Predicted 3D model of a 504-nucleotide part of an RNA (small-subunit ribosomal RNA, 5' domain) from Clostridium acetireducens. Rfam family: Bacterial small subunit ribosomal RNA. Rfam links the family to the GO terms structural constituent of ribosome and ribosome. Lineage of the source: Bacteria > Bacillati > Clostridia > Eubacteriales > Clostridium.
Context: one part of a larger RNA
RNA sequence: GGACGAACGCUGGCGGCGUGCCUAACACAUGCAAGUCGAGCGAUGAAACUUCCUUCGGGAAGUGAAUUAGCGGCGGACGGGUGAGUAUCACGUGGGCAACCUGCCUCAAAGAGGGGAAUAGCCUUCCGAAAGGAAGAUUAAUACCGCAUAAGAUUAGAAAUUCGCAUGAAUUUCUAAUCAAAGGAGUAAUCCGCUUUGAGAUGGGCCCGCGGCGCAUUAGCUAGUUGGUGGGGUAAUAGCCUACCAAGGCAACGAUGCGUAGCCGACCUGAGAGGGUGAACGGCCACAUUGGAACUGAGAUACGGUCCAGACUCCUACGGGAGGCAGCAGUGGGGAAUAUUGCGCAAUGGGGGAAACCCUGACGCAGCAACGCCGCGUGAGCGAUGAAGGUCUUCGGAUCGUAAAGCUCUGUCUUUUGGGACGAUAAUGACGGUACCAAAAGAGGAAGCCACGGCUAACUACGUGCCAGCAGCCGCGGUAAUACGUAGGUGGCGAGCGUUGUCC
Numbered sequence: 001g002g003a004c005g006a007a008c009g010c011u012g013g014c015g016g017c018g019u020g021c022c023u024a025a026c027a028c029a030u031g032c033a034a035g036u037c038g039a040g041c042g043a044u045g046a047a048a049c050u051u052c053c054u055u056c057g058g059g060a061a062g063u064g065a066a067u068u069a070g071c072g073g074c075g076g077a078c079g080g081g082u083g084a085g086u087a088u089c090a091c092g093u094g095g096g097c098a099a100c101c102u103g104c105c106u107c108a109a110a111g112a113g114g115g116g117a118a119u120a121g122c123c124u125u126c127c128g129a130a131a132g133g134a135a136g137a138u139u140a141a142u143a144c145c146g147c148a149u150a151a152g153a154u155u156a157g158a159a160a161u162u163c164g165c166a167u168g169a170a171u172u173u174c175u176a177a178u179c180a181a182a183g184g185a186g187u188a189a190u191c192c193g194c195u196u197u198g199a200g201a202u203g204g205g206c207c208c209g210c211g212g213c214g215c216a217u218u219a220g221c222u223a224g225u226u227g228g229u230g231g232g233g234u235a236a237u238a239g240c241c242u243a244c245c246a247a248g249g250c251a252a253c254g255a256u257g258c259g260u261a262g263c264c265g266a267c268c269u270g271a272g273a274g275g276g277u278g279a280a281c282g283g284c285c286a287c288a289u290u291g292g293a294a295c296u297g298a299g300a301u302a303c304g305g306u307c308c309a310g311a312c313u314c315c316u317a318c319g320g321g322a323g324g325c326a327g328c329a330g331u332g333g334g335g336a337a338u339a340u341u342g343c344g345c346a347a348u349g350g351g352g353g354a355a356a357c358c359c360u361g362a363c364g365c366a367g368c369a370a371c372g373c374c375g376c377g378u379g380a381g382c383g384a385u386g387a388a389g390g391u392c393u394u395c396g397g398a399u400c401g402u403a404a405a406g407c408u409c410u411g412u413c414u415u416u417u418g419g420g421a422c423g424a425u426a427a428u429g430a431c432g433g434u435a436c437c438a439a440a441a442g443a444g445g446a447a448g449c450c451a452c453g454g455c456u457a458a459c460u461a462c463g464u465g466c467c468a469g470c471a472g473c474c475g476c477g478g479u480a481a482u483a484c485g486u487a488g489g490u491g492g493c494g495a496g497c498g499u500u501g502u503c504c
Stems, first nucleotide, its partner, number of pairs: 001504004006500005013376006019369002021334001026332003030329003035074003040071002043067002048063006081287003091211007100204002105200007113147001115145002123136005152179012183192003213259003220250003225247008262284004266277004289310005312323004340366001342365003348362001349360004379409004389400004413445001414441006423431001448493005453474003459488005469476002
């Protein structure tokens, strides 16, 4: 000198764009943050309409918007948060899988025949303070289960061809066994779905080379340890697991241990090499009160799912229950320190749905904060009796100083009034009567902070008297202090200025 997610002191006019718990991965009141589909299903069923009956009061049946819970489907594995753990194939980069999976989506081939048994809901009864639960009866489906069909797939066996980087791979033919399906809307056409298979796309899984940290005042470490065989297991390779066998494996090219730490694209600095950092934005990983476990599913070992255990908080009729903000706001606490319990789904994107639409604290916006960067303003021109006043003075004057006053103007910002968007393509705008435009008013409402001994731009007076104090270093202060305090003047920067901290 530059930089900052900064803080502190003094000061503070406006706008644009960004940024904002770095500390306690501390505890959390309250609200919201993941639902949706009635065109899968049964049930309930207002108004109205239709039909039938009627004692003319009405009753019954059907259609029916809609509805809450339930069964069922898809989504809750995305999006959002945090960085505790992790020195690790976690990450980066380059490869491999002849050892793998992939819902929704795209393309292609083929198919959907015929049956069955339940169950939630509803109803009845019962238990419980509640959370919730039990029994009986009854009912449906795109829920569940057999049968048929099997192009095809899988498994096993046989044969042939082609190829390769080792184990081998691909293709064709034959035989045997096993394995499918669901309907809904519509007058219909058709559309949305369903089943099997192949290919793709996308997303993942596993393996390997290389790379990025401190301590040797850490020198030896290791028994599922290293390898093999059999078995198990996985989508898949593998001590991944298990039984047996062998005795290996790593290490001064730093094993092991301890400490610290999410990694990267990037960011800061620097001429570069390098050094430092990993906020915001983007990619990957890990975690979700602590520890453990699986279920469902294409995908989780699942932040707002389940089960068990622990700590904590709450309710209780003491028998037992409920909860998890490292989502968005917000509260307490900690701290030098970090914001609103805001508006909207209008846009972009996501989930569901045939759609209308619903949901979306993702997101878009607004609010707060000079926290940062950038831009603008606080007036312009003329104006010498160099006014008054302040300060200094050698008492002559010098200086603040064209500065002020005064005169002539301007209208950025401001204020008021009127108009008023783009963002949305026919409709739909939270932002927002905002930005912007026009008119009018009036210099009116808008300047401070630090320094002035040398480094280092900028000096005098008074007060003080090794006191009070200053100080980044050298050092100032003990009676004329340009170094302390105040005043005048001057220098620097300017809506900021200075200090502190950290990095280069």